The part of an RNA shown here (small-subunit ribosomal RNA, central domain) has 350 nucleotides and comes from a metagenome. The RNAcentral record of the full RNA draws on SILVA. The coordinates come from a structure-prediction model, not an experiment, and the mean pLDDT is 88.
Context: one part of a larger RNA
Parts: sequence; C1' cells; structure tokens
RNA sequence: CUGGGCGUAAAGCGCGCGCAGGCGGGUCGUUAAGUCUGCCAUGAAAGCUCCCGGCUAAACCGGGAGAGGCUGGUGGAGACUGGCGAUCUGGAGUAGAAGAGAGGGAUGUGGAAUUCCGCAUGUAGUGGUGAAAUGCGUAGAGAUGCGGAGGAACACCAGAGGCGAAGGCGACAUCCUGGCUUCUAACUGACGCUGAGGCGCGAAAGCAUGGGUAGCGAACGGGAUUAGAAACCCCGGUAGUCCAUGCUGUAAACGAUGUUCACUAAGCGUCCGUAUGUUACGGCAUAUGGGUGCUGAAGCUAACGCGAUAAGUGAACCGCCUGGGGAGUACGGUCGCAAGGCUAAAACUC
Repeated sequence: CUGGGCGUAAAGCGCGCGCAGGCGGGUCGUUAAGUCUGCCAUGAAAGCUCCCGGCUAAACCGGGAGAGGCUGGUGGAGACUGGCGAUCUGGAGUAGAAGAGAGGGAUGUGGAAUUCCGCAUGUAGUGGUGAAAUGCGUAGAGAUGCGGAGGAACACCAGAGGCGAAGGCGACAUCCUGGCUUCUAACUGACGCUGAGGCGCGAAAGCAUGGGUAGCGAACGGGAUUAGAAACCCCGGUAGUCCAUGCUGUAAACGAUGUUCACUAAGCGUCCGUAUGUUACGGCAUAUGGGUGCUGAAGCUAACGCGAUAAGUGAACCGCCUGGGGAGUACGGUCGCAAGGCUAAAACUC
C1' cells in the first nucleotide's frame, strides 16, 4: 500500500474551456520496454518454514536446511499493455439539406398602468385600518375629461412548454453572434474521454466614478398596537433598485445527485425533427431520433425513495469526507479600494 463512502446521516468544486498527467475502438505485421519463464550471480545477522538438539515442558535458546524479497547478467515465450509501421469505420469530427428556440450583444420602436405637471368640470371630503390616527384637502383635494413629462416593467399569448455549461433568459423590429436537433451517409480516419494547476463565466447584495430616479423601498421620521414595541399594520422616505464602465466572486449557486461511455421490463403525457400509411385536410396511426415529465419490473437503498434523465449493472478520470463543539475561526500566505473572499489549524472540551 491492498479500506469504506459522498440525494436527505460527514462528503460532488457554482459552471465551463483546457496545458501537464491518467485512461483509450477494430484488423494485420513488427519490436520486446512492461509481463511470464529457464539458468547464473547477489542474498549479513535476527525473523519466517521444516528437521535435530538444550533447559522437567512451553515460551526461550543452540545447530542445520529451505523459502520469501531486491537487483544485475544471459537464454527463451509473444497472449495482454506499451513502442513502431500499415490498414479499417462503428467512436469523434467535416460537408450538404432541413428545423425549433424568453440562448447572447447592440440599436431603435410600441401600448397598458403608476406618479408628477397644466387646463377643464365640480364640492367637501379623501386616504388608510381589525378599528384608528399621522398624511392630503376650501390657497379647491379625492372623483371625471383632455393635454404633457419621465422612469421602470413588458398583462393576455404562457404550458408539468422552450433555450442556455451554470448563473440565468419573457413586448416588437432590425443588425451582429454562440450552441442544439433531424435527414443523407459524400469526406477525414481514433483526430477520443477526463482533467491537478491555470484561464474564463458567474444571481442578489455590496464597492468606485459618472448619469438617471416613475414605482417600490433597508436606514431614518411620524401614526398606531402593546406592559414595553428597537417589530409585525399605517403615512412619509434616503441609499438602493435602472444605465455606462470597472471591481467584488459569494448563495438552500439545489436535482442538496461531478463529467463521459456502455448495458438493463413495460405503460402514459408533452416539445422539436424524419419516414410510411391514412384523412371528413383540423389531424390521426405506426416506426424511428433528440429533449422534458409522470407511473413502474428487475435491481438498489437504513428508510424515504431512485428506477433507460438511475440513487440499477459495469468502465475511465477528477473533486471531496473520516465524531460533535472550538471553527469555516486564529495565525501565516494570497486576492480585494473596502466589505470581505480563498487556503486553513491547535489548545481545550463532550
């Protein structure tokens, strides 16, 4: 060293790209590094196994033989792994033809609603609550009509629906742009999988500079409630929420389930293709491919449950866990403008 695990008990990095590394499809030939094997050399003692012996026996001790292990040399084997050469098309990719989509970025446009402003009509209330009050209103509010300003968000469509690696994405138009699926099977010919470090993306809140601010609204002021009310309810309201640029890098970043591949009953929805059949042209049926859901066989599971979108059966690679508290803390390092992030103990205690 050979261990057991990671949906909910401790444990899957928030997500991707990817250097090194690890692992890697079919066939033929070759090589002989790994591998197997013969022989030679090496092998301290003790230990181990067998035999003999000594203490009354054992443990213990003495003697002898052998094995195990490492390394080197030499001869051989050629299945498997590796190297080299050749070849193949099933993995992977390319091309051509179709297709769906809130995927991303930019610019512009639109209507409804809230608020504010102006004018008009009009008069005493309005608003709010469990009930009230603060607030607003005779300097004319609220209500109603017309006009204007401005910001933010896009009702219905809307779905258990779709897209994206994740975060996430929802009015409309145009431009730029990423990915995906199906069909054909023309082309390349293993070009693949994973991925320590590294690099990039990353909700909300927060930070910096400049802008913007309709509604909402931490803080804050006031009114209530209450024994009190630092709250819940009400009237106001600043930061913020919005935009541009830069930073932050976290989350119940969740499917609490890493990525990739293969295999393993059925049944029912739904979205996007393809082929065939059928149609009263709305569609429907069958087969097939890719998503997304539900039920469930076998199997798995401590149970709950999972069940071809596995938590089943296997393979490859990475990450992580190892009793609770102390503590995701201290110290150190590193990143950050800061807030803080990442890495990460111990004493002590149960």